This is a predicted structure of a 73-nucleotide RNA (transfer RNA) from a Candidatus Microgenomates bacterium. The source organism's lineage runs through Bacteria, Bacteria candidate phyla and Candidatus Microgenomatota. Its mean pLDDT, the model's own confidence on a scale to 100, is 82. Its Rfam family is "tRNA". The sequence was found in a public genome assembly.

């Protein structure tokens, strides 16, 4: 140099163009406990990696770049 695959919460991942983008684990608060754990309930955390383009409408489709993994070379 060339081709493939990922990029969403603090971590692991959904999420095949449509109402406010969820889930687990983690944070924090109440409850239950003599207390801690566990279990219960409510929260809080998100310029969907960046800029452009297609649309009536993008986290989803394109195209160019970054970031990281793999494979040739």
């Nucleotide at each position: 140099g060339g081709g493939c695959c990922a990029g969403u919460a603090a971590c692991u991942c959904a999420g095949c163009g449509g109402c406010u983008a969820g889930a687990g684990u983690g944070c924090g608060a109440u409850c239950c406990u003599u207390a801690u754990a566990a279990g219960a309930u409510c929260g809080a955390a998100g310029u969907c990696g960046a800029u452009g383009g297609u649309u009536c409408g993008a986290u989803u489709c394109c195209a160019u770049c970054c970031u990281g993994g793999c494979c040739c070379a």